[in-house]
RNA sequence: GGGCCCGUAGCUCAACGGCAGAGCAUCCGGCUCAUAACCGGCGGGUUUCAGGUUCGAAUCCUGACGGGCCCA
Numbered sequence: 001g002g003g004c005c006c007g008u009a010g011c012u013c014a015a016c017g018g019c020a021g022a023g024c025a026u027c028c029g030g031c032u033c034a035u036a037a038c039c040g041g042c043g044g045g046u047u048u049c050a051g052g053u054u055c056g057a058a059u060c061c062u063g064a065c066g067g068g069c070c071c072a
Stems, first nucleotide, its partner, number of pairs: 001071007010024004018055001027041004048064005
C1' cells in the first nucleotide's frame, strides 16, 4: 500500500427497512444469625462519527475513525 470481516447497554450478543431487546453484571427487595448461592424487581442507549437514499435507517449506499484476519 491492497483485500475481507466487525463496531448496538458496564460485558457477551440479538434485532436482516416499520415502538431498540435478551442474558450476565451493577443497584433495590426477599431468603439467612450473617455472607455466598438462590428467588423477585427497577434502572441503564447520540446503535463509533459525518453525509446520502427512503414516507420511514441499527439495518441499504459513500467517506472517515477504531479493532481483527490475510496479501504485498

Record summary:
Transfer RNA from a Dehalococcoidia bacterium, 72 nucleotides, folded computationally. Its mean pLDDT, the model's own confidence on a scale to 100, is 82. RNAcentral records the identical sequence in 3 taxa.